Predicted 3D model of a 72-nucleotide RNA (transfer RNA) from a Spirochaetales bacterium. Its mean pLDDT, the model's own confidence on a scale to 100, is 85. Rfam family: tRNA. The family's RNA type in Rfam is transfer RNA. Rfam describes the family as follows. Transfer RNA (tRNA) molecules are approximately 80 nucleotides in length.
RNA sequence: GGGCGGUUAACUCAGCGGGAGAGUGCCACCAUGACGUGGUGGAAGUCAUAGGUUCAAACCCUAUACCGCCCA
Numbered sequence: 001g002g003g004c005g006g007u008u009a010a011c012u013c014a015g016c017g018g019g020a021g022a023g024u025g026c027c028a029c030c031a032u033g034a035c036g037u038g039g040u041g042g043a044a045g046u047c048a049u050a051g052g053u054u055c056a057a058a059c060c061c062u063a064u065a066c067c068g069c070c071c072a
């Protein structure tokens, strides 16, 4: 330098054009003499960045950044 894949909550990931989600973690409450386990509820997001397509984009297209793998 070229090709491919990835980037979504604090962490691990799902979501393949119209409602942004799960598990873990965090907070509050319940239960326990207390801790842990368990139950209920809640908070937490610039969907890597910019531009484009579209009535509508996390999702499609282009460029860029970062990470990984392969080729040279």
Base pairs, nucleotide, nucleotide: 001071002070003069004068005067006066007065010024011023012022013021018055026042027041028040029039030038048064049063050062051061052060